[in-house]
RNA sequence: GGGCCGGUAGCUCAGCCAGGUAGAGCACCCGGCUCAUAACCGGGGGGUCCCGGGUUCAAGUCCCGGCCGGCCCA
Numbered sequence: 001g002g003g004c005c006g007g008u009a010g011c012u013c014a015g016c017c018a019g020g021u022a023g024a025g026c027a028c029c030c031g032g033c034u035c036a037u038a039a040c041c042g043g044g045g046g047g048u049c050c051c052g053g054g055u056u057c058a059a060g061u062c063c064c065g066g067c068c069g070g071c072c073c074a
Base pairs, nucleotide, nucleotide: 001073002072003071004070005069006068007067010026011025012024013023020057028044029043030042031041032040050066051065052064053063054062
């Protein structure tokens, strides 16, 4: 230098192909259960969807450029 994959909640990730209310598990907070803790059960908060631009009525999703990480080629 070239190619491919990835970046979404505190963490691990799904959602992308085929645009239409941003989700799951764990963690955290509240409550139940218990003598009590854990486990278990119910509820809740938490997001500039890596950055910028474009297309569109509408973008996490499509297009362009960039940054970061991983792998491969040279």
Molecule: transfer RNA
Organism: Infirmifilum uzonense